[in-house]
RNA sequence: AGACGGCCGGACGGCCGCAUCGAAAGAUGAGGAAAGUCCGAGCAUCACAGGGCAGAGCGACGGGUAACCCCCGCUGAAGGCGACUUUAAGGAUAGUGCAACAGAAAUAAACCGCGGUCUUUGACCGUAAGGAUGGAAAGGUGCGGUAAGAGCGCACCAGCAGUUCGGCAACGAAAUUGGCUGUGUAAACCCCGCUCGAUGCAAGAGAAGUAAACGAUUACGCCUGCCCGGCGCGUUUCAAAAUCGCUUGAGCGUUCCGGUAACGGUUCGCCUAGACAGAUGGCCGUUCAAGACAGAACUCGGCUUACAGACCGUCU
RNA sequence: GGGAAUUAGCUCAGUUGGCUAGAGCACCUGCCUUGCACGCAGGGGGUCGCGGGUUCGAGUCCCACAUUCUCC
Numbered sequence: 001a002g003a004c005g006g007c008c009g010g011a012c013g014g015c016c017g018c019a020u021c022g023a024a025a026g027a028u029g030a031g032g033a034a035a036g037u038c039c040g041a042g043c044a045u046c047a048c049a050g051g052g053c054a055g056a057g058c059g060a061c062g063g064g065u066a067a068c069c070c071c072c073g074c075u076g077a078a079g080g081c082g083a084c085u086u087u088a089a090g091g092a093u094a095g096u097g098c099a100a101c102a103g104a105a106a107u108a109a110a111c112c113g114c115g116g117u118c119u120u121u122g123a124c125c126g127u128a129a130g131g132a133u134g135g136a137a138a139g140g141u142g143c144g145g146u147a148a149g150a151g152c153g154c155a156c157c158a159g160c161a162g163u164u165c166g167g168c169a170a171c172g173a174a175a176u177u178g179g180c181u182g183u184g185u186a187a188a189c190c191c192c193g194c195u196c197g198a199u200g201c202a203a204g205a206g207a208a209g210u211a212a213a214c215g216a217u218u219a220c221g222c223c224u225g226c227c228c229g230g231c232g233c234g235u236u237u238c239a240a241a242a243u244c245g246c247u248u249g250a251g252c253g254u255u256c257c258g259g260u261a262a263c264g265g266u267u268c269g270c271c272u273a274g275a276c277a278g279a280u281g282g283c284c285g286u287u288c289a290a291g292a293c294a295g296a297a298c299u300c301g302g303c304u305u306a307c308a309g310a311c312c313g314u315c316u
Numbered sequence: 317g318g319g320a321a322u323u324a325g326c327u328c329a330g331u332u333g334g335c336u337a338g339a340g341c342a343c344c345u346g347c348c349u350u351g352c353a354c355g356c357a358g359g360g361g362g363u364c365g366c367g368g369g370u371u372c373g374a375g376u377c378c379c380a381c382a383u384u385c386u387c388c
Base pairs, nucleotide, nucleotide: 001316002315003314004313005312006311008309010287011286012285013284014283015282016281018029019028020027021026031293035304036303038302039301040300041299042298043200044199045198046197055196056195057194058193059192061073062072063071064070075089076087077086078085079084090191091190095189096188097185098184099183111131112130113127114126115125116124117123118122139157140156141155142154143153144152158181159180160178161177162176163175164174165172166171204244205243211237212236213235214234215233220232221231222230223229251270252269253268256265257264258263288291317387318386319385320384321383322382325341326340327339328338334372343359344358345357346356347355365381367379368378369377
């Protein structure tokens, strides 16, 4: 001068106030992102025999996980002198589309050039070695060969495919065989494989009560001693209708063990906001490095984004 | 809990990714007029919201972020 990882997010004391729990005393009271709502689940209601189409998402390999578009490890590719970083990384020989301008030609090509033939200022045929264009031009260099040329043949090199070897695998290394060598784009359509029912706590459940409709009024109780009638009864519907859902959970810290790691098992300990007009604030003192981004609303696992400053470790 | 939009000062185009990103109004200059307006001719003005990626090439395709609008 850099690269990577971890950790903290002012501290202490006093006074006043707020929310939840509690009879009271008192106890507890925002975050690493509570955020964005981008993924994956729990939970709840509805739907659902099974299969297919359509649609959406994902995509090297091995592992972790409840699950994942997440994480760890590893392989390939790209970048960096390096520590290291990034990676939507299946298929372009299933098919279709697109490749502006330039250039003769953009997917299979004859403008110039080279060579041959003829009726010779030209036409036809052969030819991809050379020229010019482009991001991309038909593997590269050399020798042979040929009318001129060409993997047409050979040697070396690059790539591809097969065999052998190593690795669980992606893949890698060397040897060997085959002249096998027609570009790119799938974050264009598409093909292959895998996954996916819809809606979100304003989900949803629901005491008591009110209102309406239907049924029963044979029987019993009350108004009421008797008759009629009404209420009590049962079923369904309606109303933001108390309350529940609501925080003990794939939970947090820690000991040891297994594993490169993510993570798993195990020992001990802890309970750590739960409102429904919605709390977590204000003032003072001391101190330091002078305090950033930011405020829970059903709950977890990740990702992404914002963030003053301080500390620790490893490496170039 | 969902869905859209962002391009010149304003309102909008931009096709299947391709040539120097266009149009109307506004602005500037000149002509016209005694002068102004209208009209005619010409001109200037763009970080395609921001940052990455895919591609030979991105306003357009993909991802993340920001702002605004809107629905339940």
Model confidence (mean pLDDT): 77 of 100. Predicted 3D model of RNase P RNA and transfer RNA as a complex of 388 nucleotides. It holds a member of the Rfam family "Bacterial RNase P class A". The family's RNA type in Rfam is ribozyme.